The prediction has a mean pLDDT of 81. This is a predicted structure of a 71-nucleotide RNA (transfer RNA) from uncultured Ruminococcus sp. It was read from a public genome assembly. Rfam family: tRNA. It is annotated as a transfer RNA.
């Protein structure tokens, strides 16, 4: 310089254009003499910007990081 792949919650990963979940962690309560376990709940999420649609995590443009491969 090209071309490909990927960016979702603190953290790992779902989600065929139709309420963005799961799991681990965190917090608070219940249970326990105490703690761990275990029950229940609550915060916190689709890199950015645009654009197409009644609706976009998802399609389409730029554009930033990261990986890889080619010169």
């Nucleotide at each position: 310089g090209c071309a490909g792949c990927c960016g979702u919650a603190a953290u790992g990963u779902a989600a065929u254009g139709g309420c963005a979940a799961c799991a681990u962690a965190u917090u608070u309560g219940c249970c326990u003499u105490c703690c761990a376990a275990g029950c229940a709940a609550a915060a916190u999420u689709u890199g950015c910007g645009g654009g197409u649609u009644c609706g976009a995590a998802u399609c389409c443009c730029g554009u930033c990081g990261g990986c890889u491969g080619c010169u």